[in-house]
RNA sequence: AAGAAAGCUUUCUAGGGUUCCGUAGUUUUUUGCUAGUCUGGACCAAGAGAAAGCGCGCAAUGGAUACAUUGUGUACACGGAGGGAUAAAAGCCUGGGAGGA
Repeated sequence: AAGAAAGCUUUCUAGGGUUCCGUAGUUUUUUGCUAGUCUGGACCAAGAGAAAGCGCGCAAUGGAUACAUUGUGUACACGGAGGGAUAAAAGCCUGGGAGGA
């Protein structure tokens, strides 16, 4: 100085708000309206959180090859502000970005 699958998905969690449901209040009851400074259902959700799967690398074995099976590896990770999506917000996206080391 340069490079890597240094990839992806699913199910969750920390976290997040308020469309819907519920709850509380209000309204003569309903319809409505207000409240997320309402525990919740449902919803969104991590590069730097978890698990699993797929993928990828390496080795061994089998196989003429293609490939299959088994084993193993898949590390590390400080971080704004602003902006964006959705009903809305967020450890979502911008973004392993700017910056720092």
The RNA shown here (Guanidine-I riboswitch aptamer) has 101 nucleotides and comes from Fictibacillus nanhaiensis.
Of the family's consensus pairs, 100% are formed in the model.
Its mean pLDDT, the model's own confidence on a scale to 100, is 83.
Its Rfam family is "Guanidine-I riboswitch aptamer". Rfam links the family to the GO term regulation of gene expression.